[in-house]
RNA sequence: UAUUGAAAAAGGCAAACUCUACCGAAAGGGGAGGACGCAAAACCACGGGCCUGCCGGGACUUGCCCAAGGCCGCCGAGUUGCCUUA
Repeated sequence: UAUUGAAAAAGGCAAACUCUACCGAAAGGGGAGGACGCAAAACCACGGGCCUGCCGGGACUUGCCCAAGGCCGCCGAGUUGCCUUA
């Protein structure tokens, strides 16, 4: 330096699910347990996608529209990085 990730070591993360005198309107998040997996399952909502619909809109019980709210363990861009291979 790299479109190496076969094998190995040290360590790391942690899906589903369960719990909660936690935050939130919700989606979702935090914490405790748990382990399906992960070589970026580290960071980042920038592009796409998806979720929700507080506020607002609307033909106003409902249904519908709307992100300033979320998801990076959906894909891509960007940033950083252990070991290993060349």
A computed fold for an 86-nucleotide RNA from Pelotomaculum sp. UBA3102, annotated as c-di-GMP-I riboswitch aptamer. The source organism's lineage runs through Bacteria, Bacillota, Clostridia, Eubacteriales and Pelotomaculum. The coordinates come from a structure-prediction model, not an experiment, and the mean pLDDT is 86.